Transfer RNA from Deinococcus marmoris DSM 12784, 73 nucleotides, folded computationally. Rfam family: tRNA. About the family: Transfer RNA (tRNA) molecules are approximately 80 nucleotides in length. The coordinates come from a structure-prediction model, not an experiment, and the mean pLDDT is 80. It was read from a public genome assembly.

RNA sequence: GCCACCCUAGCUCAACUGGUAGAGCACCCGAUUUGUAAUCGGAAGGUUGUCGGUUCGAUUCCGAUGGGUGGCU
Numbered sequence: 001g002c003c004a005c006c007c008u009a010g011c012u013c014a015a016c017u018g019g020u021a022g023a024g025c026a027c028c029c030g031a032u033u034u035g036u037a038a039u040c041g042g043a044a045g046g047u048u049g050u051c052g053g054u055u056c057g058a059u060u061c062c063g064a065u066g067g068g069u070g071g072c073u
Stems, first nucleotide, its partner, number of pairs: 001072007010025004019056001028042004049065005
């Protein structure tokens, strides 16, 4: 230098063919227990890397750009 893939909650990851952004763990509250752990229930938590475009509508499609991983030279 070229090619491919990835970036979404504090962490690990989903989200089909564009149509309400979710799960597990962690944190917080409650139940259970003499108490703790474990278990169960609930709440909270998001500019979907950034900027722009297409569209009635974008995590999804298009362009630019930043970062990461792998491969080739």